[in-house]
RNA sequence: GCCGAUGUAGCUCAGUUGGUAGAGCAGUGCUUUCGUAAAGCAAAGGUCGCGGGUUCGAAUCCCAUCAUCGGCU
Numbered sequence: 001g002c003c004g005a006u007g008u009a010g011c012u013c014a015g016u017u018g019g020u021a022g023a024g025c026a027g028u029g030c031u032u033u034c035g036u037a038a039a040g041c042a043a044a045g046g047u048c049g050c051g052g053g054u055u056c057g058a059a060u061c062c063c064a065u066c067a068u069c070g071g072c073u
Base pairs, nucleotide, nucleotide: 001072002071003070004069005068006067007066010025011024012023013022019056028042029041030040031039049065051063052062053061
């Protein structure tokens, strides 16, 4: 230099070919207990790496760019 993969909640990851973003764990509150743990319930937590474009509508499609990993030379 070229090619490819990945980037989504604090962590690990879903999200099926565009239709309003979720799970598990962790953390918080409550219930239960003499108390703790475990268990159960509830709420909270995201401008989907960043910037543009297309579209009524983008995590998803297009362009550019950043980071990490792999391959080729």

Predicted 3D model of a 73-nucleotide RNA (transfer RNA) from a Candidatus Saccharimonadota bacterium. Rfam family: tRNA. By type it is a transfer RNA.